Annotation:
The prediction has a mean pLDDT of 77. Predicted 3D model of a 294-nucleotide RNA (Bacterial RNase P class A) from Anaeromyxobacter dehalogenans. The sequence was found by an Rfam model in a public genome assembly. The source organism's lineage runs through Bacteria, Myxococcia, Myxococcales, Cystobacterineae and Anaeromyxobacter. Its Rfam family is "Bacterial RNase P class A". About the family: Ribonuclease P (RNase P) is a ubiquitous endoribonuclease, found in archaea, bacteria and eukarya as well as chloroplasts and mitochondria. The family's RNA type in Rfam is ribozyme.
RNA sequence: UUUUGUUGCUGAGUGGUUGCUUUAUACUUGAUAUAAAGAGGAAAGUCCGGGCACUAGCAAAAAGGAUGCUUUGUAAUGCAAAGUCAUGGUAAUAUGAAGGAAAGUGCCACAGAAAUAAAACAACACUUCGGUGAUAAGGUGAAACAGUAGGGUAAAAGCCUACUAUCUAUAUGAAGACAUAUAGAUUGGUAAACCCCAUCCAGUGCAAGGAGUACCGCUUGAGCUUUUUGGUAACAUUAAGCCUAGAUGAAUAACCACAUAACACAAAACCCGGCUUAUAGGCAACAAAAACGG
Numbered sequence: 001u002u003u004u005g006u007u008g009c010u011g012a013g014u015g016g017u018u019g020c021u022u023u024a025u026a027c028u029u030g031a032u033a034u035a036a037a038g039a040g041g042a043a044a045g046u047c048c049g050g051g052c053a054c055u056a057g058c059a060a061a062a063a064g065g066a067u068g069c070u071u072u073g074u075a076a077u078g079c080a081a082a083g084u085c086a087u088g089g090u091a092a093u094a095u096g097a098a099g100g101a102a103a104g105u106g107c108c109a110c111a112g113a114a115a116u117a118a119a120a121c122a123a124c125a126c127u128u129c130g131g132u133g134a135u136a137a138g139g140u141g142a143a144a145c146a147g148u149a150g151g152g153u154a155a156a157a158g159c160c161u162a163c164u165a166u167c168u169a170u171a172u173g174a175a176g177a178c179a180u181a182u183a184g185a186u187u188g189g190u191a192a193a194c195c196c197c198a199u200c201c202a203g204u205g206c207a208a209g210g211a212g213u214a215c216c217g218c219u220u221g222a223g224c225u226u227u228u229u230g231g232u233a234a235c236a237u238u239a240a241g242c243c244u245a246g247a248u249g250a251a252u253a254a255c256c257a258c259a260u261a262a263c264a265c266a267a268a269a270c271c272c273g274g275c276u277u278a279u280a281g282g283c284a285a286c287a288a289a290a291a292c293g294g
Stems, first nucleotide, its partner, number of pairs: 001290010013258006020038007027030001040265001044276002047274005052205004064201005069083005084098001085096004099196002104194002106190003121138001124133003146164006165186009209216002223242004229236002
């Protein structure tokens, strides 16, 4: 310098005049005056988890459903953080519907002799010509009693050896998933197929619900900003400060001046924590690879 990767911020301003909504204060009680505030990072999807309200409600079981590597976090989760393993990539890093196939059942088209069985196409060897041995090479296929190479045999095969793969056991390390070493054994694949195992799950929803009915619920919250301590982090904790839309045929608009890279996706309706999807342009930090130079 170029390419690639990860994380974060922004995504539209300032001032004036007039107008609209809410709250507070004042008073002459009026849609008066003054002051403050007034649409998003996703407000979207309605996919999860809750707060809150009402109904049901002893507990358990069955049926049904959800999640599925380990540990930690949280009000909680199917979410987050850190890690393990697998796959892709030179790498930074990305993705994972990531428990069990030695409990059982099912499925593996076509091709092929044969796809859980061997009563075997065809080679090869032997033969008393009746057959016997055997399954290499070949062929088919995603896959043919784990793979590659060598030895061995009448001809062959884990039959033997070396290396590798899978499973089991022991030892060491780790809180754990797992990793390493040694020894033994040789079992097709498939569970987003049925199934088995572990954990969890009452229903409805602010159009809930309440009311002495011109209303309440309706916005002060598992809230935000800075900070102390602990932790790799998510987060917990200490102290101080702040109040930031509550409409209900649905409020935030118009004009002028200055400034500007912004012409994207786009509009609250009980509230909060996540996930997913869409996104023009601008800014910042870190990481990997390659080339050049010192």